[in-house]
RNA sequence: UAUUGAAAAAGCCAAAUUCAUCGCGAGGUGGGUGCGGAAAGUCAUGGAUCUCACGUAGAAUGCCAGGCUACCAAU
Numbered sequence: 001u002a003u004u005g006a007a008a009a010a011g012c013c014a015a016a017u018u019c020a021u022c023g024c025g026a027g028g029u030g031g032g033u034g035c036g037g038a039a040a041g042u043c044a045u046g047g048a049u050c051u052c053a054c055g056u057a058g059a060a061u062g063c064c065a066g067g068c069u070a071c072c073a074a075u
Base pairs, nucleotide, nucleotide: 002075003074004073005072012037013036017032018031019030020029021028022027035062041068042067043066045065046064047063049059050058051057
């Protein structure tokens, strides 16, 4: 560096839901919680999806594909 894997170790994220709050809305943010995840880190590029005030507008991405980066172990 590449590939494979999560058995071990250290960690990480967090479905659904709940409380508060922001937004017309889809949804976002923070706390609790813990379905699950080897990229459930990041980007939003294509497809799929959702919202509206239907626009040269937004939302999400833990759906499929793709780009970039990355701990440990083995080969």